Context: one part of a larger RNA
Molecule: large-subunit ribosomal RNA, domain I
Organism: Pseudomonadota bacterium
RNA sequence: GGUACAGGGGGGAUGUCUUGGUGUCGAGAGGCGAUGAAGGACGCGGCAGACUGCGAAAAGCCCGGGGCAGGAGUCUAGCAUCCGUUAAUCCCGGGAUGUCCGAAUGGGGAAACCCGAUGGGAACGGGCAACCGAAUCCCAUCAUCAGCGGCUGAAUGCAUAGGCCGUUGAGGCGAACGCAGGGAACUGAAACAUCUUAGUACCUGCAGGAAAGGAAAUCAACCGAGACUCCGUCAGUAGCGGCGAGCGAACGCGGAUCAGCCCAAACCAAGCUUCGGCUUGGGGUUGCGGGCGCCAAUCAGGAGUUACAAAGGCAGCACCAGUCGAACGGUCUGGAAAGUCCGACCACAGAAGGUGAUAGUCCUGUAGGCCAACGUGCCUGCCCUCCGUUACGGUUGGCGUUCCAGAGUAGCACGGAGCUCGUGGAACUCCGUGUGAAGCUGGGGGGCCCACCCUCCAAGGCUAAGUACUCCUCGACAACCGAUAGUGAACUAGUAGCGCGAGCGAACGAUGAAAAGAACCCUUACUAAGGGAGUUAAAAGGACCUGAAACCCUGUACUU
Numbered sequence: 001g002g003u004a005c006a007g008g009g010g011g012g013a014u015g016u017c018u019u020g021g022u023g024u025c026g027a028g029a030g031g032c033g034a035u036g037a038a039g040g041a042c043g044c045g046g047c048a049g050a051c052u053g054c055g056a057a058a059a060g061c062c063c064g065g066g067g068c069a070g071g072a073g074u075c076u077a078g079c080a081u082c083c084g085u086u087a088a089u090c091c092c093g094g095g096a097u098g099u100c101c102g103a104a105u106g107g108g109g110a111a112a113c114c115c116g117a118u119g120g121g122a123a124c125g126g127g128c129a130a131c132c133g134a135a136u137c138c139c140a141u142c143a144u145c146a147g148c149g150g151c152u153g154a155a156u157g158c159a160u161a162g163g164c165c166g167u168u169g170a171g172g173c174g175a176a177c178g179c180a181g182g183g184a185a186c187u188g189a190a191a192c193a194u195c196u197u198a199g200u201a202c203c204u205g206c207a208g209g210a211a212a213g214g215a216a217a218u219c220a221a222c223c224g225a226g227a228c229u230c231c232g233u234c235a236g237u238a239g240c241g242g243c244g245a246g247c248g249a250a251c252g253c254g255g256a257u258c259a260g261c262c263c264a265a266a267c268c269a270a271g272c273u274u275c276g277g278c279u280u281g282g283g284g285u286u287g288c289g290g291g292c293g294c295c296a297a298u299c300a301g302g303a304g305u306u307a308c309a310a311a312g313g314c315a316g317c318a319c320c321a322g323u324c325g326a327a328c329g330g331u332c333u334g335g336a337a338a339g340u341c342c343g344a345c346c347a348c349a350g351a352a353g354g355u356g357a358u359a360g361u362c363c364u365g366u367a368g369g370c371c372a373a374c375g376u377g378c379c380u381g382c383c384c385u386c387c388g389u390u391a392c393g394g395u396u397g398g399c400g401u402u403c404c405a406g407a408g409u410a411g412c413a414c415g416g417a418g419c420u421c422g423u424g425g426a427a428c429u430c431c432g433u434g435u436g437a438a439g440c441u442g443g444g445g446g447g448c449c450c451a452c453c454c455u456c457c458a459a460g461g462c463u464a465a466g467u468a469c470u471c472c473u474c475g476a477c478a479a480c481c482g483a484u485a486g487u488g489a490a491c492u493a494g495u496a497g498c499g500c501g502a503g504c505g506a507a508c509g510a511u512g513a514a515a516a517g518a519a520c521c522c523u524u525a526c527u528a529a530g531g532g533a534g535u536u537a538a539a540a541g542g543a544c545c546u547g548a549a550a551c552c553c554u555g556u557a558c559u560u
Stems, first nucleotide, its partner, number of pairs: 001559009015545001016510002020481002022478007029470002031173002039101003042055003046079002049075003061095006070083003106115003116142007124133003144170009177208001178206005188195001192242001218225002229256005239247002260462003263406001267282006287440001289404002291401009301387004312383004316378004322370003328343003332339001344361002346350001352364003411435008421447001442457005497504002517544001520532004
C1' cells in the first nucleotide's frame, strides 16, 4: 500500500407522507375604468423585518343579516395594554374613508415628484372695530377629442372657418375565443423561380359574452327544396396543380337548434315652402307584389320586453352567510385503541377527513330537511303595454288601371383578388380605373356563348337559439405527480441572483401523539462541546422520520 470483516464519520439516495400542482366534467361569471381601473409607490401595529389586510377615519370605521365565548391576522413565541353575553373576534351583504403615481386629465416631469390659476376656508399677524394681509396649510374646480342643442362670428355681401356656453359620451386595462385592414420567411417541392408553408405567424383597428352570418336577384334539374350557423356524411370524390410537390369543394342526405321582421317608393292627410319640394303622421314591404278604383266574404279576439313599439311593479325560484341532522359499550395487547375478542345499535347517513395504530355509532361531516334583512340573477305567473272591438277598421279573395318597387347602380373594357378553379373554353362573388343600362311587355341566375325552359328579384336595414373560448368563481372526479416528480414556484417565487437593457431565473418540505424542546450536577475560557441526571413508546435532541452509495477514519486478520 492492498484485500476482507467490524465499528464510526460523512452524505442525503430510498421508503412512507402531503400543505402544492396537473387534467377532465358540471355549474356560474364573462368584464373592470373619469363615481379614477388594472398595476404600483409610500405609509398604517405599543414593541413590527416579511406576508396578508387596510389608507392620514390607515391589520381598520358605520349599518343590516348570521353566529357564540372567547378575542386583538400569519411567520411568531413573549411582554405590555385592551376588547367581549349591553354579543366582541369571526362569516355574508350594503355604506363611509380611500395619501401619491398610473388612461392620469390644471401645467410640467427622469412614474409615485415639481410648479400654478380661480373660488372658498383655517390658523397667524395688524387693526378699537368693520376689515386687511407677504408667507403657510386645507377643500373644490381648471386636460383633450367627439356627438347634440344654442349664442356669436372674420377675410367676404349671404355664408363658412373660428370663438363661447350648455349637455352627453369617449380615452385605459384584460387569458383565450370573434370580425376586419395589412401580411412574411424558414420549410416542402429531395436544387429552385410558378406553387407550397399560408392568408399561417406577426402588426393594427373594433366588438361581444359570444362574435360573424342570416330570411334567396339561393340552390336544384324538368323532380323539387325553402334564412343563417354548427356537426356527421358525401369525399380525399368532382376538380385544381412546374397535372410536380401538393391543394381540395359543392349538391344531396343524416342531425343540433329553429323565427322571422322593419324601412325607401307609389297613394292620402297635416304643417312649411325660395313652388323645385321638404318635414311629420298614415299606408306599404312582395315575385300568386303593393298603391289606386270597383265588387265580395269573414271577424272578437290577437300580440308583447332577444329583432318585429316600449317601461316598470309584485309574487315565485335560484345564488351570495348559515342551520338541524341517527346510532356503542366492555375485554385484551399497547405509550396511545379506532386493532383483537364479546355483546349491541343506526342507516334516505357504510362519501370523506380528523382524533396518540385501522372508527357507520368520538369530532367535522354525509343522506335528507330548513333558512335571507341587503344585494344579484332567472324564467314563470299576475298587474302592465300595444293593435283591434260593428265599420272611412282588421284579414282574405276577384276584376280593372298601369301609379310604385333601392343608379353613377347592374353590365362592359382593362388591372387584380376570392372560390376546388394557378387565365384557362372561365361562369359566379368582391375591389381599383374608365365607361355606363333597363323600368314588370322589366331585371339577375342556371360554369364561355345562343335559344327554349326553369328559378329568383340586386344595388336599404334588424334578428334569438344551435357554435367558439376560459384570465376568473364554486363543486365533483382521476388505472394523474408525489419534493431532481408535479406549475418556474408545496418553503420570502417570478423571490434570491444575473444582465446597461430587452430579459433570464433558481434552491430550500417531514423532531414528537404531545415540547413533555433536556430542570439539576460535573469538566470548562463559565462559551462551544462533553459526561451524568431527567423527558419520551423510542432520543427521534431541534444540522432532529427512514438514513443507501461515493468519500474519510479506527480496529482486527491476511497479504505485498